Notes: A computed fold for a 74-nucleotide RNA from Mesotaenium endlicherianum, annotated as transfer RNA. The sequence is in RNAcentral, with records from GtRNAdb. Rfam family: tRNA. The family's RNA type in Rfam is transfer RNA. Gene Ontology term of the family: triplet codon-amino acid adaptor activity. The coordinates come from a structure-prediction model, not an experiment, and the mean pLDDT is 80. NCBI's taxonomy places the organism under Eukaryota, Streptophytina, Zygnematophycidae, Zygnematales, Mesotaenium. It is recorded under the gene name tRNA-Arg-TCG-2-1.
[in-house]
Parts: sequence; C1' cells; structure tokens
RNA sequence: GAUCGCGUGGCGCAGUGGAUUAGCGCGUUGGGCUUCGAACCCAAAGGUCGCGGGUUCGAUCCCCGUCGUGGUCG
Repeated sequence: GAUCGCGUGGCGCAGUGGAUUAGCGCGUUGGGCUUCGAACCCAAAGGUCGCGGGUUCGAUCCCCGUCGUGGUCG
C1' cells in the first nucleotide's frame, strides 16, 4: 500500500428485510429479605450505536470519507 472483519451504556455481547420506546447478561445505585452479609426478589440510573458527511418522509442498519483495532496479501 491492497483487502476482509470488528467498533452499540462501566465490562461482555445481541439486533439490521430501514420505521416497536435500541435490548440481554454482569456490574452500579436504592429498596425488600437477613442479627449483619451472601444468595434471592423488586425498582432505577446509565447509550448522541467510533467520528464526519450523503441517500431517504425516516438510518444502529444503505453509500462515501475518516479514525482506532485485528487478520490476510504485497
């Protein structure tokens, strides 16, 4: 340099035929239970879906550029 994959709450991941309020587990916070804690139960907060632009009535999803990261080729 070329090419392919990945980037989604603190962490690990799902989602895509473009339209549901963007979900799951763990974690965090509050409450219940307990003598206290663990486990269990209930609830809540937390995401501009890497970034910028485009297409569209509408983009996490399609297109272009770019950044980071990993593989392959040279």